Record summary
This is a predicted structure of a 381-nucleotide RNA (Bacterial RNase P class A) from a Candidatus Polarisedimenticolia bacterium. RNAcentral holds the sequence, with entries from ENA. It is recorded under the gene name rnpB.
RNA sequence: GGAGGAGAAGAGGUGGUCGCCGCGGAGGAAACUCCGUGGAGGAAAGUCCGAACUCCGCAGGGCAGCGUGCCGGGUAACGCCCGGUCACGGUGACGUGAAGGAAAGUGCCACAGAAAACACACCGCCUAAGUCCCGCGUUCGCGCGGGGCCGGUAAGGGUGAAAAGGUGCGGUAAGGGCGCACCGCGUCCCUGGUGACAGGGACGGCAGGGUAAACCCCACGUGGAGCAAGACCAAAUAGGGGAGAUGCCAAGGGGUGGCCCGCCCUGAUGCUCCCGGGUAGGUCGCUUGAGCCGCCGGGCAACCGGCGGCCCAGAGGAAUGACCAUCACCCGCCGUCGCGAGACGGUGGGGACAGAAUUCGGCUUACCUUCUCCUCCGGCC
Numbered sequence: 001g002g003a004g005g006a007g008a009a010g011a012g013g014u015g016g017u018c019g020c021c022g023c024g025g026a027g028g029a030a031a032c033u034c035c036g037u038g039g040a041g042g043a044a045a046g047u048c049c050g051a052a053c054u055c056c057g058c059a060g061g062g063c064a065g066c067g068u069g070c071c072g073g074g075u076a077a078c079g080c081c082c083g084g085u086c087a088c089g090g091u092g093a094c095g096u097g098a099a100g101g102a103a104a105g106u107g108c109c110a111c112a113g114a115a116a117a118c119a120c121a122c123c124g125c126c127u128a129a130g131u132c133c134c135g136c137g138u139u140c141g142c143g144c145g146g147g148g149c150c151g152g153u154a155a156g157g158g159u160g161a162a163a164a165g166g167u168g169c170g171g172u173a174a175g176g177g178c179g180c181a182c183c184g185c186g187u188c189c190c191u192g193g194u195g196a197c198a199g200g201g202a203c204g205g206c207a208g209g210g211u212a213a214a215c216c217c218c219a220c221g222u223g224g225a226g227c228a229a230g231a232c233c234a235a236a237u238a239g240g241g242g243a244g245a246u247g248c249c250a251a252g253g254g255g256u257g258g259c260c261c262g263c264c265c266u267g268a269u270g271c272u273c274c275c276g277g278g279u280a281g282g283u284c285g286c287u288u289g290a291g292c293c294g295c296c297g298g299g300c301a302a303c304c305g306g307c308g309g310c311c312c313a314g315a316g317g318a319a320u321g322a323c324c325a326u327c328a329c330c331c332g333c334c335g336u337c338g339c340g341a342g343a344c345g346g347u348g349g350g351g352a353c354a355g356a357a358u359u360c361g362g363c364u365u366a367c368c369u370u371c372u373c374c375u376c377c378g379g380c381c
Base pairs, nucleotide, nucleotide: 001377002376003375004374005373006372007371008370009369012327013326014325015324016323017322018321020039021038022037023036024035025034026033027032041353045364046363048362049361050360051359052358053226054225055224056223065222066221067220068219069218070084071083072082073081074080085099086097087096088095089094100217101216105215106214107211108210109209122157123156124153125152126151130149131148132147133146134145135144136143137142165183166182167181168180169179170178184206185204186203187202188201189200190199191198192197230284231283232282233281240275241274242273243272244271252266253265254264255263256262291310292309293308294307295306296305297304298303329350330349331348332347333346334345335344336343337342
């Protein structure tokens, strides 16, 4: 000088003016007033995971669906955190990783390319086997040279994200695990480790593309809804049930009677009271909790234990605010001083993201700016 990692703080202090919400006290008949006290965050956010709590469901078991997926630890629990393993990236500090299975089955693999999977043969390389033609030779069996067909090959070129492992030597007509050495792969064994795994040895020329945040298979887990959960108190009006009083009047029904009137019985829609359900409204849930701070101890760490101290918004669609002065912080400009880093003075500007709504533990995302600690690489002395 550049870079990597871990944390911390974050409209700050003081004064003044005007306001808001909760609680306590005083005054007042009440409305309300006065005094005291408390009043957002590191993410309160997204509502993505895990829980507490509440209600509903549930004999037990299974399927489907959904979630998770290296190992060990932490935790109330987790898909979170810590420590490690492996793979990839980086010179390095370090970073990233849904990191079981593709030698069970099915599907898919654009373009390019001969071929994208029962692998394949475009250019190239070769002419050993078979066969045909030409030339030369011939001991007439055939030999040599050239060419064609048929054929061999997968080294080299070319396509692609990906083409039956890589390097080298031997071998071959040319080639090829065809043979060999090393690396790789597979199986078995030994050693170390709690384990993921690592190191080593023997054997096998050696299964065969990729994709499972495609279906699927394997292992483990998993009931649903959410504080508008839910519990309690409870008007007015309407409706439900019951009792009573009054009335015996009115409608309706029945009896008497051949029919009518009459007479008798029945009959409560109206009145009063009670009961129960629900609504409005009110109270609880509602903030003392897997709590916060400090010290000590254990642990590499996440975290755990002990002791001491503290109480820190609880409300309802929702308060926690606004302005002024001044100080502090950061930035720009000007002036003075100074070799310089900079110091002082003046002046102008700046302070983000955001905002509790039952409560915790995480993750993710947003953020002007400042500070602390550790580490790596390079240069100079």